[in-house]
Context: one part of a larger RNA
RNA sequence: GUCUGGGAGUUGUUGUUUGUAGCAAGCUUAAGGCUUUACGGGCUGGAGGCGUAGCGAAAGCAAGUCUGAAUAGGGCUAUUAGUUGCAGGCAACAGACCCGAAACGGGAUGAUCUAUCCAUGGUCAGGUUGAAAGUAGAGUGAAAUCUAGUGGAGGACCGAACCGGUGAACCUUGAGAAGUUCUCGGAUGAACUGUGGAUAGGGGUGAAAGGCUAAUCAAAUUCCGUUAUAGCUGGUUCUCUUCGAAAUAUAUUUAGGUAUAGCCUCAUGUGUUGAUUAUCGGGGGUAGAGCACUGAAAAAGCUAGGGCCCAUACUAGGGUACCAAACUUUAUCAAACUCCGAAUACCGAUAAAUGUAACAUGGGAGUCAGUCUGUGGGGGAUAAGCUCCAUGGACGAGAGGGAAAGAGCCCAGACCGUCGAUUAAGGCCCCUAAAUCAUCACUAAGUGGAUUAAAGGAGGUAAGUCUGCACAGACAAUAGGGAUGUUGGCUUAGAAGCAGCCAUCAUUUAAAUAGUGCGUAAUAGCUAACCUAUCGAGUGGAUUUGCGCCGAAGAUGAUCGGGACUAAAGUGAUGUGCCGAAAUCGCGGACUCAUAAAAUAUUAUGAGUGGUAGAAGAGCGUUCCAACCGGGCAGAAGCCAAAGCGGCAAGCGAUGGUGGACUUGUUGGAAGUGAGUAUCCAGAC
Repeated sequence: GUCUGGGAGUUGUUGUUUGUAGCAAGCUUAAGGCUUUACGGGCUGGAGGCGUAGCGAAAGCAAGUCUGAAUAGGGCUAUUAGUUGCAGGCAACAGACCCGAAACGGGAUGAUCUAUCCAUGGUCAGGUUGAAAGUAGAGUGAAAUCUAGUGGAGGACCGAACCGGUGAACCUUGAGAAGUUCUCGGAUGAACUGUGGAUAGGGGUGAAAGGCUAAUCAAAUUCCGUUAUAGCUGGUUCUCUUCGAAAUAUAUUUAGGUAUAGCCUCAUGUGUUGAUUAUCGGGGGUAGAGCACUGAAAAAGCUAGGGCCCAUACUAGGGUACCAAACUUUAUCAAACUCCGAAUACCGAUAAAUGUAACAUGGGAGUCAGUCUGUGGGGGAUAAGCUCCAUGGACGAGAGGGAAAGAGCCCAGACCGUCGAUUAAGGCCCCUAAAUCAUCACUAAGUGGAUUAAAGGAGGUAAGUCUGCACAGACAAUAGGGAUGUUGGCUUAGAAGCAGCCAUCAUUUAAAUAGUGCGUAAUAGCUAACCUAUCGAGUGGAUUUGCGCCGAAGAUGAUCGGGACUAAAGUGAUGUGCCGAAAUCGCGGACUCAUAAAAUAUUAUGAGUGGUAGAAGAGCGUUCCAACCGGGCAGAAGCCAAAGCGGCAAGCGAUGGUGGACUUGUUGGAAGUGAGUAUCCAGAC
């Protein structure tokens, strides 16, 4: 892992509510007793309980009573249905749907592992070093001291046994729940070790690591309290039908829990009160707008106050391209401004159509993590698949079609069947159902096709508008001219059109600048303006739009879903067809509710039948019990196959095979009553 079997809302008491049965102003027995076919039976038993009257603290009074001075007012009550069983829902108390802690307490068992200690034993190859002390000699007044040899000390040295475990590799479903190999530390000591003994769980022992205390230690093991508790996680077993949520408010040692309300469901009651539309009547201060208030804020004017400058003995003055109150003009801004002011929304009244509702009381819930998207906003950076509100939608709990693929986008809400039809969104060259459809334009960038990516840039191209020049010859191109006073004056070493400053005239002309740029040391030289000729019809500028271009960088190989597409299969406009869903329609069937007929069998009409948590209803099946009808060795149950059904489903089942002794059905009753999930339990493989 698979298979088979097991595996979770139970029982008792009390209360409450619904249904049902008995009796009813009453209802009912408990223990006990008697009896019996010994049982889930019958008969007794009225002790007690609930109800029939309340009010008051009470005395007490009583359809009233209490308060009160009150005959007032006010509070509570009265004008009637209960009670006892049985069954269902729910609650409380109990293990209380099942499994699951880490823990806490009590009593025991452990020092054969290990820690420390006690008693008594044992072990340490070999080699090295050579302390004290003694001896001898030297030395001295005596010493100290020196030398030689003797000696054999040491938590001394090297290194086996022994004890340890430094580094590495291997092993890591191992040979091994800690090892092997190489390497390494100690190895006469605070050494190692045998045997016996001592210390015990908030205790021991600890050269101290929270170490060790039998593979267990920040409190051992074991049994018991014990089904500890778990606002937490997981699991919770047959079918169909009706309706169908919430992820909010308030409170909370509260925030992943709970209570009350909201939203769902069922029953009973009220009977149009609900919703929608129309008309009418309301209040408002939002959007917008405005500047009348409160503030903000630009320019100018006017002009207090100030600054600066001039002047000044003081008092007074003058100037001001400075700052600036108030005022005036022009032009603005505001969530916490308003002289104004909608649309919606909200409240109320009336009317209409529809019957989709609504409200009250009672039983039962679930929900309190929401998410995305459109719109209006706060926070943030007018960031976030961000966060917090409001208001719609969807998902949640919603399948189907479209968006290549996609919870939340667009279309559309799936009772079942149907090899019928029409459409929605979206599409119609091929993949791929349907137009290589029609007409007119644009695009040349594969733009389309990064989500339409920006500032900015450009003789891309198409369509407009305005305005110059032009057959008295424009624009472009080519050829020629482009002069004189003069090298203008100044400056300068020089300055001659062209370093710089000033001026920028006049003449000859078809035209020609006291010079547009390059150039020279300065000249020179080239060129431009300007004019003429050649040529012969358009040529410049500004601006508004459409579609394109550049700007444009990402990590495995690219791409619009792909192929491929250019008078498109791209873009704009217009038109006609077609395809396209579980939508809508047709045909057949099932069920629910309402209404009307009917009078239990139903029929007709209308509306409906997506669904998680959840509420409500109706059924199927299993085991046992009672009664009844049956089957069975001429073959029961079980198992295998199965016509047929019969049913919407859970399921039923003639018959055949196997099997070898019980058992189906009907009507009731009682439950150890349904398995795929719990890292579920046991077994098998």
The prediction has a mean pLDDT of 82. Large-subunit ribosomal RNA, domain II from a Puniceicoccales bacterium, 685 nucleotides, folded computationally. RNAcentral holds the full RNA, with entries from ENA.